Model confidence (mean pLDDT): 87 of 100. Predicted 3D model of a 473-nucleotide part of an RNA (small-subunit ribosomal RNA, 5' domain) from Paracoccus sp. IB05. Its Rfam family is "Bacterial small subunit ribosomal RNA".
Context: one part of a larger RNA
RNA sequence: GAAUGAACGCUGGCGGCAGGCCUAACACAUGCAAGUCGAGCGCGCCUUUCGAGGUGAGCGGCGGACGGGUGAGUAACGCGUGGGAACGUACCCUUUGCUACGGAAUAGUCUCGGGAAACUGGGGGUAAUACCGUAUAAGCUCUUCGGAGGAAAGAUUUAUCGGCAAAGGAUCGGCCCGCGUUGGAUUAGCUAGUUGGUGAGGUAAUGGCUCACCAAGGCGACGAUCCAUAGCUGGUUUGAGAGGAUGACCAGCCACACUGGGACUGAGACACGGCCCAGACUCCUACGGGAGGCAGCAGUGGGGAAUCUUAGACAAUGGGCGCAAGCCUGAUCUAGCCAUGCCGCGUGAGCGAUGAAGGCCUUAGGGUUGUAAAGCUCUUUCGCUGGGGAAGAUAAUGACUGUACCCAGUAAAGAAGCCCCGGCUAACUCCGUGCCAGCAGCCGCGGUAAUACGGAGGGGGCUAGCGUUAUUC
Numbered sequence: 001g002a003a004u005g006a007a008c009g010c011u012g013g014c015g016g017c018a019g020g021c022c023u024a025a026c027a028c029a030u031g032c033a034a035g036u037c038g039a040g041c042g043c044g045c046c047u048u049u050c051g052a053g054g055u056g057a058g059c060g061g062c063g064g065a066c067g068g069g070u071g072a073g074u075a076a077c078g079c080g081u082g083g084g085a086a087c088g089u090a091c092c093c094u095u096u097g098c099u100a101c102g103g104a105a106u107a108g109u110c111u112c113g114g115g116a117a118a119c120u121g122g123g124g125g126u127a128a129u130a131c132c133g134u135a136u137a138a139g140c141u142c143u144u145c146g147g148a149g150g151a152a153a154g155a156u157u158u159a160u161c162g163g164c165a166a167a168g169g170a171u172c173g174g175c176c177c178g179c180g181u182u183g184g185a186u187u188a189g190c191u192a193g194u195u196g197g198u199g200a201g202g203u204a205a206u207g208g209c210u211c212a213c214c215a216a217g218g219c220g221a222c223g224a225u226c227c228a229u230a231g232c233u234g235g236u237u238u239g240a241g242a243g244g245a246u247g248a249c250c251a252g253c254c255a256c257a258c259u260g261g262g263a264c265u266g267a268g269a270c271a272c273g274g275c276c277c278a279g280a281c282u283c284c285u286a287c288g289g290g291a292g293g294c295a296g297c298a299g300u301g302g303g304g305a306a307u308c309u310u311a312g313a314c315a316a317u318g319g320g321c322g323c324a325a326g327c328c329u330g331a332u333c334u335a336g337c338c339a340u341g342c343c344g345c346g347u348g349a350g351c352g353a354u355g356a357a358g359g360c361c362u363u364a365g366g367g368u369u370g371u372a373a374a375g376c377u378c379u380u381u382c383g384c385u386g387g388g389g390a391a392g393a394u395a396a397u398g399a400c401u402g403u404a405c406c407c408a409g410u411a412a413a414g415a416a417g418c419c420c421c422g423g424c425u426a427a428c429u430c431c432g433u434g435c436c437a438g439c440a441g442c443c444g445c446g447g448u449a450a451u452a453c454g455g456a457g458g459g460g461g462c463u464a465g466c467g468u469u470a471u472u473c
Base pairs, nucleotide, nucleotide: 001473002472003471004470006469007468008467009466010465013345014344015343016342017341018340019338020337021303026301027300028299030298031297032296035062036061037060040059041058043056044055045054046053047052069256070255071254078181079180080179081178082177083176084175087173088172092169093168094167095166096165097164098163099162100134101133102132103131109124110123111122112121113120114119140149141148142147154161155160156159182228183227184226189219190218191217194216195215196214197213198212199211200210201209231253232252233251234250235246236245237244238243258279259278260277261276262275281292282291283290284289309335311334312333313332317331318329319328320327321326348378349377350376351375358369359368360367361366382414383410384409385408386407387406388405392400417462418461419460420459421458422443423442424441428457429456430455431454432453438445439444
């Protein structure tokens, strides 16, 4: 000098754009953050113009694996980059073929109970695009090549939306490998599923992934193992570059969801607002037993030098469901708070010498503050008041918002501070103090004329900021 997710002190007019718990992955009151479909199904209730419509709890389908948060763990095929073969892929697209006949249940509901509650048991009866069987099989799977196995679902406004099988595509994902990826040797040896083989199991798939048997291997000073630290990258910052430091915001990947473990469902999870078990903590309880998980958006306590509103809207973009109308969406778009940063603008302009008054200095003549003020003539950016008023949206629909912007009016009217002045380093005098009080980044100032302390006048620098502290180069 440059930089910062900054903080602190003094000060503070406006706008645009961005940013805003770096600390306790500490604990959380309250509200909201994932629903939707009656064009799959039966039932209850309400309305009815008797056509039907609405609504509720269920069964069923799709979605809750996305989106949003955090960085605890992880030194690893986790990430980056470049390759690879033994895989899966709901919804979407293309193509081919099919969509036949039956059956038994069950929730809701009714009834009888248990329980404080959470919830739950017995019995009767009921529907389906829920479940099961039979038939069929172009293609599919297995095969000893003879054969064997395996599917479907209907709905309605009659125009469509669906269902099943198979092949291909697209997208997304799983897996493997080369290279790269912090410090410590005051860590030198580490390893028994360990390393390899055969066979089997398991998986969507390769593989000690798992198991049985066999062999005795495998890694290591080119740093194994152990310890410490850490999410990685595109980037960011500094620098002429090489390099150093860093990984907030935005984007990609990974990991996690009170702590530890586990699987279920599903195309996909070992699942933040799903389930089960154990633990800590908090809450309810009739003491028998139950409920919960903000590292979602706000917000609270706590910690801290320090970091915001318990706001509006689905108008736009996007997502889920639905044929659609539409519903949901703290994603998102906006508004609020904060000089936290960057950028822009303003706090007036011109004339004005009796060089006014006052202040300060003085050699007492004067000098300086200083065209500075006053005064005169103007202007109205921003602000304020009134009027008009978009685009963002497309036939309709605008949270923002009567916003941006435009016009008129108003009166210089409402708007300047901070740090420094011994040298480095731009800027000097007086008074006070007297090694005191104090200053200080380094050198160093202060013990009676201190340009270095404190005040004043003057000056220098930057400016809605200026200094200090911390950190990086």

Source information
The source organism's lineage runs through Bacteria, Pseudomonadota, Alphaproteobacteria, Paracoccaceae and Paracoccus.